[in-house]
RNA sequence: GUCUUUAUGGGGCAAACCCGUGCGAAAGCCGGGGACGCAAAGUUUCCGAUCUAAGUGCUUGAAUCAGUUUUAGCUGAGUCAAGGACGAUGAUAGCGGGGCUGCCGGA
Numbered sequence: 001g002u003c004u005u006u007a008u009g010g011g012g013c014a015a016a017c018c019c020g021u022g023c024g025a026a027a028g029c030c031g032g033g034g035a036c037g038c039a040a041a042g043u044u045u046c047c048g049a050u051c052u053a054a055g056u057g058c059u060u061g062a063a064u065c066a067g068u069u070u071u072a073g074c075u076g077a078g079u080c081a082a083g084g085a086c087g088a089u090g091a092u093a094g095c096g097g098g099g100c101u102g103c104c105g106g107a
Stems, first nucleotide, its partner, number of pairs: 002107003012038002017033004022029002036094001042100003046097003049092003055086002058083005064077005
């Protein structure tokens, strides 16, 4: 220097969940508690993937206005509510890959 990984040593990190007049529009993050797990669950958004949003279309329903019409109905306009599609400059490094760094032991 390279490869390998719990047989050994020192250990390390911290899922879900709970708390916080915490931050954020949200996804999520931070601090404390707590351990599901992890041999890089150290770090880095370079690539892919996923999540959330402003926004842009679409569908359905409701009432209002206007036009037309014998009535029923039809057309147009914007408003409200719901649903789903696309969607990053935000987020996830404990989604995968890549870069950088790294303890003990063995070869």